Predicted 3D model of RNase P RNA and transfer RNA as a complex of 462 nucleotides. Rfam match: Bacterial RNase P class A. Rfam classes the family as a ribozyme. Rfam links the family to the GO terms ribonuclease P activity, tRNA processing and dimeric ribonuclease P complex.
RNA sequence: CCCGCCGGCCGGGCGGUCGCCGCGCUUCUUCGGAGGCGGGGAGGAAAGUCCGGUCUCCAUCGGGCGGCGCGCCGGCUAACGGCCGGGGGGCGGCUCUCAAAGGGCCGUUCACGGAAAGUGGCACAGAAAACGUACCGCCUCGGCUCGCUUGCGGGCUGGGGUAAGGGUGAAAAGGUGCGGUAAGAGCGCACCGCGCCGCGGGUGACCGCGGUGGCAGGCCAAACCCCGCGUGGAGCAAGACCAAAUAGGGGACGAUGCGGCGGCCCGCCGCGCUACGAGUCCCGGGUAGGUCGCUCGAGGCCGUCAGAAAUGGCGGCUCUAGAUGAAUGACCGCCGCCCCGCUUCGGCGGGGAGACAGAAACCGGCUUACAGGCCGGCGGGCUCC
RNA sequence: GGGCUCGUAGCUCAGCUGGAUAGAGCGGCCGCCUCCUAAGCGGCAGGCCGGGGGUUUAAAUCCCUCCGGGCCCGCCA
Numbered sequence: 001c002c003c004g005c006c007g008g009c010c011g012g013g014c015g016g017u018c019g020c021c022g023c024g025c026u027u028c029u030u031c032g033g034a035g036g037c038g039g040g041g042a043g044g045a046a047a048g049u050c051c052g053g054u055c056u057c058c059a060u061c062g063g064g065c066g067g068c069g070c071g072c073c074g075g076c077u078a079a080c081g082g083c084c085g086g087g088g089g090g091c092g093g094c095u096c097u098c099a100a101a102g103g104g105c106c107g108u109u110c111a112c113g114g115a116a117a118g119u120g121g122c123a124c125a126g127a128a129a130a131c132g133u134a135c136c137g138c139c140u141c142g143g144c145u146c147g148c149u150u151g152c153g154g155g156c157u158g159g160g161g162u163a164a165g166g167g168u169g170a171a172a173a174g175g176u177g178c179g180g181u182a183a184g185a186g187c188g189c190a191c192c193g194c195g196c197c198g199c200g201g202g203u204g205a206c207c208g209c210g211g212u213g214g215c216a217g218g219c220c221a222a223a224c225c226c227c228g229c230g231u232g233g234a235g236c237a238a239g240a241c242c243a244a245a246u247a248g249g250g251g252a253c254g255a256u257g258c259g260g261c262g263g264c265c266c267g268c269c270g271c272g273c274u275a276c277g278a279g280u281c282c283c284g285g286g287u288a289g290g291u292c293g294c295u296c297g298a299g300g301c302c303g304u305c306a307g308a309a310a311u312g313g314c315g316g317c318u319c320u321a322g323a324u325g326a327a328u329g330a331c332c333g334c335c336g337c338c339c340c341g342c343u344u345c346g347g348c349g350g351g352g353a354g355a356c357a358g359a360a361a362c363c364g365g366c367u368u369a370c371a372g373g374c375c376g377g378c379g380g381g382c383u384c385c
Numbered sequence: 386g387g388g389c390u391c392g393u394a395g396c397u398c399a400g401c402u403g404g405a406u407a408g409a410g411c412g413g414c415c416g417c418c419u420c421c422u423a424a425g426c427g428g429c430a431g432g433c434c435g436g437g438g439g440u441u442u443a444a445a446u447c448c449c450u451c452c453g454g455g456c457c458c459g460c461c462a
Stems, first nucleotide, its partner, number of pairs: 001381010012335007020041002023038006043356001047367002050365005055235004062266004067231005072086005087112001088110009113226002118224002120220003135166002137162012174192006193215001194213008239292004249283005257271004285461003299318008337352006386458007395411004404442001413429005435451005
């Protein structure tokens, strides 16, 4: 310098003119409003609404079952399915080694509890898909038969042994090697893997060492399920108040009923209980205006301290959109960015690009979209010293 | 703003407790029948199951994420 991976940050700046939406002060007013001045006015995702909370209402959430969600360990947090760190597995690179196996280091990634509680599934193929089993083959013992070199070979067939090899499959009952055997096999041994036990380290996940067992327990829980933890529901069109409007009309259903709670049961409160009928649904009618909720909040910036980090404590400064058919815009100049030309290297002239996208109660995350630019970490390659 | 739901031939829908060559009706094309058409009969084509990723031996089906469509909501009550 180039390439790759990962992470963090920015998302043009200043000024002017004309507008738009709130706020404060103020002048005039026919009290409807009009004007002047000052100050504020989109984002990193405002988005998707995928999680979690604040807030409001629902007996004053009150209980159980069910349902739903999460799932290695520790920490952070208001909370989380988020974040930080660690463990283990996968992948990649470097390195130790002649090489392989294996070890070490680094990066990256993972919805990562339990398959020795139970149920279920594993189509087709295959002997067999987990209760065990044998198609070809290998070995052995018989029978029949053929051949000759007369104790061997071939063919057919029956019994037994075996699971090394072939074959099937996504997956075949530990793997590799040596020994062993009639052939084989953890049958024996070495190494690796696995289970159990003990010791040591660690808060823990887990790791290390030693012993022991010939190996039992295939895979699937983003199948039911089990274990642990969490979870009431609805949502700012929540909810509260004022105003306006009148046809509180018609029909069906309706009582061990209905509403307040979503699936069920219990409890609590209210209404109703044989019809002048609580309530549900449908048709029809009217009105769809205003105020609050509403923006000061787990807020922002800076510094410092604790911590490995996420994050937290302390101190100072600061207030920064609140619309409701819904404002936040348009144009111009200068600077900045890129390209071309000229240059006395100070600059000058001309041209060009600028993405994704627009708050609607608020906050913390995740995910998705994004022109261009900056910074950092790791790895590789090339060149120079 | 908030909530719910759906996406499979050209159209309307099944299938979605995982194992199919993804089916049905209408439509389209070809043939038979008919003097011709319609109806009827027979045959054929047409799909990568909205896109992407994951779990699994295997995904239209299970999970995640994105995209697109549809429906509902206040008061008198």